[in-house]
Predicted 3D model of a 72-nucleotide RNA (transfer RNA) from a Nanobdellota archaeon.
Its Rfam family is "tRNA". By type it is a transfer RNA.
NCBI's taxonomy places the organism under Archaea, Nanobdellati, Nanobdellota.
The sequence is in RNAcentral, with records from ENA.
RNA sequence: GUUCCGGUAGCUCAGCGGUGGAGCACUCGGCUGUUAACCGAGCGGUCGCAGGUUCGAUCCCUGCCCGGAACG
Numbered sequence: 001g002u003u004c005c006g007g008u009a010g011c012u013c014a015g016c017g018g019u020g021g022a023g024c025a026c027u028c029g030g031c032u033g034u035u036a037a038c039c040g041a042g043c044g045g046u047c048g049c050a051g052g053u054u055c056g057a058u059c060c061c062u063g064c065c066c067g068g069a070a071c072g
Base pairs, nucleotide, nucleotide: 001071002070003069004068005067006066007065010024011023012022013021018055026042027041028040029039030038048064049063050062051061052060
């Protein structure tokens, strides 16, 4: 340099046109002699950035940025 894959909650990842989710973490409560574990509830996102298509974009298209793989 070319091609491909990925970027979504603090972390690991789902979601592939129609109001953005789970687990863990965190906070509160229950339980327990206490802690842990367990149970319940809550908190948490300009979906990498900028444009385009569309009635409507995390999703489709273009460019750029970051990470990874292969090839040269």